[in-house]
């Protein structure tokens, strides 16, 4: 120099003129002064809250999601951080829905002999057996070690052994089951011991372990204003027994019934209620709404996510939905031209993209610019 990984940061700037949006101050207005005024992703609507409402509260379950190696962050997640194990890479790094297939069930096409209590197409040995044109053919008895087929074929390599052959033996490797260091732990070395249990999918059902009520700012809340507190149909219910009272009522006590089911406490109603059409009337104004698990600098602890102290800052709140437009210059990139080179001129170009309660994250989209470490390769000192 190269080429790879892997982090952050920026993604337009200034001046003139004209033109918005709210909130401060002045002001009976009219206006005028001040300062603020779209994102790193505002997007997707996956995820988790804050916050509002609807279930009376506890506690055990179903039912449906979700999440799964381990420890640590955080309001809390399916996230973030480190670690550990698997694979992929020379390496730096990067991926894993990463507990269980000896609880069942399922499922592996097609090739293949044969895909899980699974085998014999090609073949290999061996008959004191038949035939034989003498090459070899049939029967019969071993084998699954060679090849073939697949994605995967009864652990792998080497060796001994044998008629040929197999963990049949034997050294390693794989596995299993026991111990001993080391770690909080997932595991990780090391030792002994068995010839050893039978693939593979759970990102197929399931089993294990954990976590979880539903809806959502179009949540809700307050104020005005009107109408017809309308009509038709159809489901379901309309409790009992004592006191009291002239009666209406009251009271007790038992029954029924109140977000899925059981039990405890409570507390509430006991007559209306739910459904379908048909018709009317409102659709306004205010709140919710921007001060937050906020931000930034400096310290300290920690590998880090992140967390504690000190200062410090207040950064759109619209209501059909503002932050804009023009003219110049300049910036950054790409081309082509003059130049030794500096430089200079000329054309074109300048990403993704838009707040709507709000925060924490994830994923997608992004033209161009910088910066920072690490790795691998060459070269020269």
């Nucleotide at each position: 120099g190269c080429g790879g990984a892997u982090g952050g940061c920026u993604g337009g700037a200034u001046g003139g003129c004209c033109g918005c949006g709210g909130c401060c101050c002045g002001g009976c207005a009219a206006c005028g002064g001040g300062g603020c005024g779209a994102g790193g992703a505002a997007a997707g609507u996956c995820c988790g809250g804050a916050c509002u409402c609807c279930g009376g509260a506890a506690a055990g379950g179903a039912a449906u999601g979700g999440c799964g190696g381990c420890g640590g962050g955080u309001a809390a997640c399916g996230c973030c951080c480190g670690c550990c194990c698997g694979g992929g890479g020379c390496a730096a790094c990067c991926c894993g829905a990463g507990g269980g297939a000896a609880a069942g069930c399922g499922c592996c096409a097609c090739a293949g002999a044969a895909a899980a209590c699974a085998g014999a197409c090609c073949g290999c040995c061996c008959u004191c057996g038949g035939c034989u044109u003498c090459g070899g053919c049939c029967a019969g008895g071993g084998c699954a070690a060679g090849g073939g087929u697949g994605a995967a074929a009864a652990g792998g390599u080497g060796g001994g052994g044998u008629a040929a052959g197999a963990g049949c033996c034997c050294a390693c490797c794989g596995c299993g089951c026991c111990c001993g260091u080391g770690g909080c732990a997932a595991c990780a070395c090391g030792g002994g011991u068995g010839g050893c249990a039978c693939g593979g999918c759970a990102a197929g059902c399931c089993c294990c372990g954990c976590c979880a009520g539903g809806a959502g700012c179009a949540a809700g809340g307050c104020c005005a204003a009107a109408u017809a507190g309308g009509g038709a149909c159809c489901g379901c219910g309309c409790g009992g027994a004592g006191g009291u009272g002239a009666g209406a009522g009251c009271c007790u006590c038992c029954c029924g019934g109140g977000a899925u089911c059981u039990u405890u406490c409570g507390c509430c109603c006991g007559a209306g209620u739910g459904g379908u059409c048909c018709g009317g009337g409102u659709u306004g104004g205010c709140u919710g709404c921007u001060g937050g698990a906020a931000c930034c600098u400096g310290u300290c602890g920690g590998c880090a996510a992140c967390g504690g102290c000190a200062g410090g800052u207040c950064u759109a709140g619209a209501g059909g939905a503002a932050u804009g437009g023009u003219c110049a210059u300049c910036g950054c990139c790409g081309u082509c031209c003059c130049g030794a080179a500096a430089g200079g001129g000329g054309c074109g170009g300048u990403a993704c993209a838009g707040a709507a309660u709000c925060c924490g994250g994830c994923u997608u989209a992004c033209a161009g610019g910088c910066c920072g470490u690490c790795c691998g390769c060459g070269c020269g000192c």